[in-house]
RNA sequence: CCCUUAGAGUUUGAUCCUGGCUCAGGAUGAACGCUAGCGGCAGGCUUAACACAUGCAAGUCGAGGGGCAGCACUUCGGGUGGCGACCGGCGCACGGGUGAGUAACGCGUAUGCAACCUUCCUCCGACAGGGGGAUAGCCCAGGGAAACUUGGAUUAAUACCCCAUAAUGCCGAUUCGGCGCAUGCCGAGGCGGUUAAAGUUCCGGCGGUCGGGGAUGGGCAUGCGUGCCAUUAGGUAGUUGGCGGGGUAACGGCCCACCAAGCCUGCGAUGGCUACGGGGUCUAAAAGGAUGGUCCCGCACACUGGUACUGAGACACGGACCAGACUCCUACGGGAGGCAGCAGUGAGGAAUAUUGGUCAAUGGGGGCAACCCUGAACCAGCCAUGCCGCGUGGAGGAAGACGGCCCUAUGGGUUGUAAACUCCUUUUGCACGGGAAUAAAGGUACCCACGUGUGGGUGCGUGAAGGUACCGUGCGAAUAAGCAUCGGCUAACUCCGUGCCAGCAGCCGCGGUAAUACGGAGGAUGCAGGCGUUAUCCGGAUUUAUUAGGUUUAAAGGGUGCGCAGGCGGCCCGGUAAGUCAGCGGUGAAAGUUUGCAGCUCAACUGUAAAAUUGCCAUUGAUACUGCCGGGCUUGAAUACGGUAGAGGUAGGCGGAAUGUGUAGUGUAGCGGUGAAAUGCUUAGAUAUUACACAGAACACCGAUUGCGAAGGCAGCUUACUAUGCCGCGAUUGACGCUCAGGCACGAAAGCGUGGGUAGCGAACAGGAUUAGAUACCCUGGUAGUCCACGCUGUAAACGAUGUCGACUAGCCGUUGGAUCCGAUUGAGGGUCAAGUGGCGCAGCUAACGCGAUAAGUCGACCGCCUGGGGAGUACGGCCGCAAGGUUAAAACUCAAAGGAAUUGACGGGGGCCCGCACAAGCGGUGGAGCAUGUGGUUUAAUUCGAUGCAACGCGAAGAACCUUACCUGGGCUUGAUAUUGCAGCUAAACUCAUUGAAAGAUGAGGUCCUUCGGGAAGCUGUAACAGGUGCUGCAUGGCUGUCGUCAGCUCGUGUCGUGAGAUGUUGGGUUAAGUCCCGCAACGAGCGCAACCCCUACAAUUAGUUACUAACAGGUUAAGCUGAGGACUCUAAUUGAACUGCCUACGCAAGUAGUGAGGAAGGAGGGGAUGACGUCAAGUCCUCAUGGCCCUUACGCCCAGGGCCACACACGUGAUACAAUGGUAGCUACAGAGGGCAAAGCCGCGAGGCAGAGGAAAUCCCAAAAAAGCUAUCUCAGUCCGGAUCGGAGUCUGCAACUCGACUCCGUGAAGUUGGAAUCGCUAGUAAUCGCAGAUCAGCACGCUGCGGUGAAUGUGUUCCCGGGCCUUGUACACACCGCCCGUCAAGUCAAGGAAGUCAGGAGUACCCAAAGACGCUCGCGCGUUUAAGGUAAGACUGGUAACUGGGACUAAGUCGUAACAAGGUAACCAAGGGC
Repeated sequence: CCCUUAGAGUUUGAUCCUGGCUCAGGAUGAACGCUAGCGGCAGGCUUAACACAUGCAAGUCGAGGGGCAGCACUUCGGGUGGCGACCGGCGCACGGGUGAGUAACGCGUAUGCAACCUUCCUCCGACAGGGGGAUAGCCCAGGGAAACUUGGAUUAAUACCCCAUAAUGCCGAUUCGGCGCAUGCCGAGGCGGUUAAAGUUCCGGCGGUCGGGGAUGGGCAUGCGUGCCAUUAGGUAGUUGGCGGGGUAACGGCCCACCAAGCCUGCGAUGGCUACGGGGUCUAAAAGGAUGGUCCCGCACACUGGUACUGAGACACGGACCAGACUCCUACGGGAGGCAGCAGUGAGGAAUAUUGGUCAAUGGGGGCAACCCUGAACCAGCCAUGCCGCGUGGAGGAAGACGGCCCUAUGGGUUGUAAACUCCUUUUGCACGGGAAUAAAGGUACCCACGUGUGGGUGCGUGAAGGUACCGUGCGAAUAAGCAUCGGCUAACUCCGUGCCAGCAGCCGCGGUAAUACGGAGGAUGCAGGCGUUAUCCGGAUUUAUUAGGUUUAAAGGGUGCGCAGGCGGCCCGGUAAGUCAGCGGUGAAAGUUUGCAGCUCAACUGUAAAAUUGCCAUUGAUACUGCCGGGCUUGAAUACGGUAGAGGUAGGCGGAAUGUGUAGUGUAGCGGUGAAAUGCUUAGAUAUUACACAGAACACCGAUUGCGAAGGCAGCUUACUAUGCCGCGAUUGACGCUCAGGCACGAAAGCGUGGGUAGCGAACAGGAUUAGAUACCCUGGUAGUCCACGCUGUAAACGAUGUCGACUAGCCGUUGGAUCCGAUUGAGGGUCAAGUGGCGCAGCUAACGCGAUAAGUCGACCGCCUGGGGAGUACGGCCGCAAGGUUAAAACUCAAAGGAAUUGACGGGGGCCCGCACAAGCGGUGGAGCAUGUGGUUUAAUUCGAUGCAACGCGAAGAACCUUACCUGGGCUUGAUAUUGCAGCUAAACUCAUUGAAAGAUGAGGUCCUUCGGGAAGCUGUAACAGGUGCUGCAUGGCUGUCGUCAGCUCGUGUCGUGAGAUGUUGGGUUAAGUCCCGCAACGAGCGCAACCCCUACAAUUAGUUACUAACAGGUUAAGCUGAGGACUCUAAUUGAACUGCCUACGCAAGUAGUGAGGAAGGAGGGGAUGACGUCAAGUCCUCAUGGCCCUUACGCCCAGGGCCACACACGUGAUACAAUGGUAGCUACAGAGGGCAAAGCCGCGAGGCAGAGGAAAUCCCAAAAAAGCUAUCUCAGUCCGGAUCGGAGUCUGCAACUCGACUCCGUGAAGUUGGAAUCGCUAGUAAUCGCAGAUCAGCACGCUGCGGUGAAUGUGUUCCCGGGCCUUGUACACACCGCCCGUCAAGUCAAGGAAGUCAGGAGUACCCAAAGACGCUCGCGCGUUUAAGGUAAGACUGGUAACUGGGACUAAGUCGUAACAAGGUAACCAAGGGC
């Protein structure tokens, strides 16, 4: 300089943080599903190192030998070609396979061998003389089923042996020189001893022997590196070393005898588990992490175990011996075998290929060579297993076709230039034709040079793959597209079906009738000869953090100290050069990776060159820092000296108060205890009180965010012993320091052991209460214990939830012990210094809360600890303990969270402030009675439906005999009772009549319009659309309504604060009915609410006077505004005025408040109404209406008759009437308002009512009598002259019709009821209570409802409590928001792990017995001894499986019991310990 690092979803109502889970990427020797045109290059049993049929995989040499079985030629002679078996040589130790074992010098890397070997190859030197005896084969004879084997005879060699020769070999002693850190080695010299050979021949050669060198290959040793478990902590007897031997190519306890007692280990020995190692490969920004298939290097293994032989090399894959397991053959006597070579088979498994071709090339073995052999190799076959490349066409083409799908549906959108159609191309394909490179050599024919064999040249011949690659011609869009996904993450959306079903799902999560999440379809998106899924690895994950994390509260500081090892360490000088840094040398195999270039048409692939290989070793240098060595220093540390402080510790002594007990006195009926009680004590004299005595335990006041200690902890006074801090001083030492794994010590309470002690208190226990229960809380007792001594235990929320030490970094205010200065000399007080202990606070830090020189700031050193929640601080194992238990400390399984801080709400049996007929104070009711009405329930053919705490229940319904009516029974209709439209046919229709019928309806008869003659209007029939539904869903909706609540609240803009949710404003101090107003304030303003504006009412004025009114005047009547008249009054109804704390006094900054103030009709909102913020309750209503979706369509629609909604054991709500004398009854006499449209007078009737009809479309007439009240009379306290239910009889009215089922009248009847339990409702003034009147609905029907007026109180001036509400604050584990959340036992199901009498299996070890082959030793030999695999026996340990039974754990929509925790959670919670159930 270049290159290089991406995040998202999920905890919450929301937020920030912590933290886990999950996803997007890449990869694979893969597998599975769907799909599939071609080629190139690569790859292909990951499982059973399980078992293997068959074939092949190592032979070759006649130029070593004897020979001639078979083949060919033959001159018949093994004569020739050639050659089986045999002797002999070389090879078979390579190549090929596999990864079981191995945690090791096995591998990697770097060294060493002065401790070694090396066939074939190569170079140098020297040599090969003589002799001998066998043996296979062949021949003969024999045994055996076979494998094979025995005996005899004869024979050769490059087979074997002996002799000779020989050194520069080897052995022994020895002389000289040189070298090395050392053992020691090298060179030179002579002396003694000792060991070799093979032939063949074409005469070139090929071989043979000894010695030396090279090369190659190997052996051995060493440094460093190389998995997990410490719940493996001690291991080791040939063990460690020595001396001497043996053995080996060679060193070595490798082996042996003797001697010594060592050796390894916390820097992890030993043991267990797992695993071939490396180059590399995948991933990653890097550091790392994971991995070791193909290719290359190394190692190990060859059925399992052992053993050696041969050989240069083996302890030997296709050799041997022995043992074992297994398989096969057998004549039962005995034999044979080893695919982890290439193919192939079975088995296992999710899963992995042909019993192919060729030695043409490359390579290997043998051979002089030709050549032979070669499942090494080169090729082909199978498989989308991977990587790479190509194709499935290109251009034009809009009526934007048909069809499909969707919609707001006369139409539009989309599929879509897509198709059709036109033109073009021909990779691929098919057909035909041509057709390689790979071949060089060796071979062969000829030529040339040197000279007969080597070298060179020319020609010829040799190809498995293969008639393949490649090239050419022709044909023709012709032969070729799928898979997954479409809720978010994550690119891509609609319809239908389904209805917590079926199903999906990587995480969050979808599905319970409108599913972009299930299934299908259309469309879209992504990739593409593939696409998805599953599995595994890395990544993202700074989520193990070296780079690069944390530890007050999220997981995490050890309870505290001392301290060995270890880590780290003050100032100055000198030396050294281990660490460190630089240069240079060696090595770091190849392949691979990276870069350049090149070859296959490109690419994959391959070739070539370079770079890289960050490492190790050696060497030379540098010396700042660290280390080491030496010398010095004083500031760290310690000591001395002088002061000073304290509940520091241990032991002893002493003291008073209180309590209890005892004794004695006084004294009498209770005491004690609680929310209230009781148990208990007490007339045998308690409690109370006085005196004395005794006992044990604890030390009031002082006393304090005071002191001391390392922590736990320490408190009367005093003595002794003892430890420490601080201050001062600068005398002594001279870095002596800091921290600290393991270790050691200390360590509250409870608990344990032994012995004492015991006043009070007090687990357990007992009793009394409380309670549904109460094994608790409260009470009365009370044992351990609490106390002392000694010994254990070793844990606590052992907390500042904050390890120790050191340095640095604004200030301010207290306080403790000291020093010093100032301050009358003794003081108070103040300043300064260092040490402690507190409160604020800047910077900074922190997720925030907060910390802030006593850091949680900025740094350094060391230690402990953490890595999601649960399981679990549990199990198992170890250690400790008398026990209780402590310590160390998992996993399976399970969840998607668990958590921290802060925010907004909601809630609290939290707090503060404040309202309301909320309570209290009052008055009247309800709850009791009978009746009315509504509801529940029950009943029924039906008793239609809805409303259900407040906020359903005289509610929808301002009025069910039919109708209403939606319900039931029965009878009927089917384009329909009603609307719109098309087509076809017929006919007017309406209407009238008749039959039948309960009616509806059905049937029949009569009837017969206009016309331009086409038809029109109307009707009917048929048909197609449709009508209709009080059928469902108020949890799909609109609208309307209730409720909190006429409560005072609910929000916004801008600004500011906070990482953020949010906060501020809106809080605070006052005030108000009020977020009403004032003041203050990082807020300033604004909106919806409040208030006001509107209506009624209270006063007045003005205007206007009819139907209202009548003062004056006049007329007039029995009387009467009856009449003229009036416009005064009342009144009517329109417009104005009036009230604003405006005035006064007091208080107050103000707002405002108070007043028996003034004035005023009215006074502090005059009274009443209308008016209901943001929102809450999935509140109510699909049966007012509207409406999405679903459902019915000769019925769930429509018509009709009758019935039902009115039932009745019962329960509740709301009413009306009463229970009587403040009353009933009878008579007489008054006084309203508001409303309606009706009916007055008169006559009849006891009455309801009837007849009648003046007047009145209304301030005129009528309804209409107001009633309570008043006056008079009577009743005299009784189930009554109260009360009126019920029943009987007789009627009236309405209506088509009063049986079910109307109201009213009269006569008779005369029930319950004598003031109402627990409980509960309304009301604060013209109110409650009481009295009547009117209206709506309505044919008729009110005790209901809505209005109207008459009479007309009592009490409160308070906020403790109940209920509801507002504001502020606090706690919270709640947010569906306390009707919340949530714990444990029990019961049920499922699952995993633990314990367990036992039982089964496994590997390893120990001891003993037996002991093959082999080796070693002894032996003349037979044989024996030593050692060892296998086998057996014994006792244990370890690991795993299983098990009756058993303890807990986890999970599982609606089980049981309680209520532990979260609010003061109703006994504050939690920690430790003991006890009970």

A computed fold for a 1477-nucleotide RNA from an uncultured bacterium, annotated as small-subunit ribosomal RNA. Its Rfam family is "Bacterial small subunit ribosomal RNA". The sequence is in RNAcentral, with records from ENA and SILVA. Its mean pLDDT, the model's own confidence on a scale to 100, is 85.